RNA sequence: GGCAGGGUAGCUCAGACGGUUAGAGCACGGGAUUCAUAAACCCGAGGUCGCGAGUUCGAUUCUCGCCCCUGUCA
Numbered sequence: 001g002g003c004a005g006g007g008u009a010g011c012u013c014a015g016a017c018g019g020u021u022a023g024a025g026c027a028c029g030g031g032a033u034u035c036a037u038a039a040a041c042c043c044g045a046g047g048u049c050g051c052g053a054g055u056u057c058g059a060u061u062c063u064c065g066c067c068c069c070u071g072u073c074a
């Protein structure tokens, strides 16, 4: 350098058929329970969906460029 996959919450990831609230588990905070702790239970907070542009009434989703990560070929 070519090709393929990926970048979404602190971490691991799902979602995308373009549409009204962006989700799960773990972690974190609170509650309840317990003699106490943990687990299980209830509630909550936490997100410029890598960056920029384009298309569109509307983009996390489609298109283009760039950056980063993984694999592969040379």
Base pairs, nucleotide, nucleotide: 001073002072003071004070005069006068007067010026011025012024013023019057028044029043030042031041050066051065052064053063054062
Source information: This is a predicted structure of a 74-nucleotide RNA (transfer RNA) from a Candidatus Dojkabacteria bacterium. Model confidence (mean pLDDT): 80 of 100.